[in-house]
Context: one part of a larger RNA
Molecule: small-subunit ribosomal RNA, 3' major domain
Organism: uncultured organism
């Protein structure tokens, strides 16, 4: 001046407490460890690795193993030589393929006609390429974390031999070094907050692809009526879209406060005191993580640690851990009927009505580069009927047959769909996790990656919708004064 302390004050966070749901028991998915193994490529490792890097390992990806081949290389530039009947394409041979040997077709541009000149390919040779090889404890850049916590600092000034100190401490106040007073301090900077996005309310402006109030007209149904449904016209009222714009500022009352700052209750408002979320991460820390994203020094390899290629591993199972998903019923489960959404996506696409198949799909192809057409009739919920607490009309594991899609191929190792099998499980030890409101818990639907899918992940969007907080004693993590101290 710091860190520490089972030392004090004082404040704060789903940190405890109060309360809901879970993990830990079982089945399966995944990801780790560890065992195998010719390889099971590599990296992440306490919070801050473990559904992570990976938004897709049958081949490609691939980096690993195991055969077969290439050696100026598959890929770049620059020299030298050789064609320009170039490029490129066909066929045979051998072979798993890569490759390897042969044979045939083939009229590049511009020209001053000279292989001059562009440009392209070969060829040996050199220069070098080319390396997911080490080192993240040589980097850069990114990234994680303390922690969106309220801190970190500088100028002058003044204090002290000095190291530093004061500002920044103190008394209120805040979510906040927010503000207010006070002070040998007086200003400034990074961070807080505000400016940015969506969201919640109105006005306008605009009306197609959106919408349908009122009016006309056409079909159906009904009795020709009234109604209701569907479609046209005309409208732009609403609903929606996407632009501008208003609003919220403690502004207004009370009350309390030091007359401040604020803080408690009101009123008016669609919203009230930061409305909600959401981007946005200070000065460091942790020789944190990342040489495998990409860049780079340094050191290694250079007929191989480079590069093509078949095949097989990355998927392996005595076993342990971690994060999910189905359950262990009746607040449940089967069947039947009947409502309601938003986010997005779409041409090598999405795909309608119509047949066809119990489905998975299949056939066939309107329309739609989409407010128009299509993915797409969301499930839970609602109503009815049945099953009566049982290893069941619960649960689906597992295994057997058949099928169906993608793709050169589904045996190692794809996903679905059917029929038959029906396992373990009757609520989970000791610990532990999540979350304070449209959240927690439940229910679906959409996207990225992507032929196809191991997605029960991930990223969004919507639909139903809680309980609890008396408190801050205790536990964990942090701020701020203070104190002690054999630590730096």
């Nucleotide at each position: 001046u710091g860190a520490c302390g089972g030392g004090g004050g004082c404040c704060c966070g789903c940190a405890c407490a109060a309360g809901c749901g879970g993990a830990g028991g079982a089945g399966c998915a995944u990801g780790u460890g560890g065992c195998u193994u010719a390889a099971u490529u590599c990296g992440a490792u306490g919070c801050a690795a473990c559904g992570c890097g990976a938004a897709g390992a049958a081949c490609c990806u691939u980096a690993c193993c195991a055969g077969g081949g290439c050696u100026u290389g598959a890929c770049a530039u620059g020299c030298c030589c050789g064609u320009c009947g170039u490029a490129u394409c066909c066929u045979u041979c051998u072979g798993a393929a890569a490759g390897g040997a042969a044979g045939g077709a083939g009229u590049c541009a511009g020209u001053u006609c000279g292989g001059c000149u562009g440009g392209a390919c070969g060829g040996u040779g050199c220069a070098c390429a080319g390396g997911u090889g080490c080192u993240g404890c040589a980097u850069g850049g990114c990234u994680g974390u303390c922690g969106u916590c309220a801190g970190u600092u500088c100028g002058u000034g003044c204090c002290g031999u000095g190291a530093g100190g004061u500002g920044u401490u103190g008394g209120g106040u805040u979510a906040a070094g927010u503000c207010c007073c006070g002070c040998a301090a007086c200003g400034g900077a990074c961070g807080c907050a505000a400016c940015c996005c969506c969201u919640a309310u109105g006005u306008u402006u605009a009306g197609u692809u959106g919408c349908c109030c009122c009016c006309a007209u056409c079909g159906g149904u009904g009795a020709u009526g009234a109604g209701c449904c569907g479609g046209u016209g005309a409208g732009c009222a609403c609903u929606c879209u996407a632009g501008a714009c208003a609003g919220a500022c403690u502004g207004c009352c009370c009350a309390u406060g030091u007359u401040a700052a604020g803080u408690g209750g009101g009123a008016g408002g669609a919203a009230g005191g930061u409305g909600g979320g959401g981007a946005u991460g200070a000065c460091g820390u942790c020789a944190a993580g990342u040489c495998a994203g990409u860049a780079u020094g340094g050191c290694c390899c250079u007929u191989a640690u480079g590069c093509c290629c078949u095949g097989g591993g990355c998927u392996g199972c005595a076993c342990a851990c971690g994060u999910g998903c189905u359950a262990c019923a009746a607040u449940g489960g089967u069947c039947g009927g009947u409502a309601c959404a938003a986010c997005g996506g779409g041409a090598a696409g999405c795909a309608a009505u119509a047949c066809c198949g119990c489905g998975a799909g299949g056939u066939g192809g309107a329309g739609c580069a989409a407010a128009u057409c299509c993915c797409u009739g969301a499930a839970a919920a609602c109503c009815g009927c049945c099953c009566u607490c049982a290893g069941u009309a619960c649960g689906g594991a597992u295994u057997g047959g058949g099928g169906u899609c993608u793709g050169c191929a589904a045996u190692u190792c794809g996903a679905c769909c059917u029929c038959a099998u029906g396992a373990a499980g009757u609520u989970g030890g000791a610990u532990u996790c999540g979350c304070u409101a449209g959240u927690a818990a439940u229910g679906g639907c959409g996207c990225a990656u992507c032929a196809g899918c191991a997605a029960c992940g991930g990223c969004g969007c919507c639909g139903u919708g809680a309980a609890u907080a008396c408190g801050u004693u205790c536990c964990c993590g942090g701020g701020c004064c203070u104190u002690g101290u054999a630590c730096a």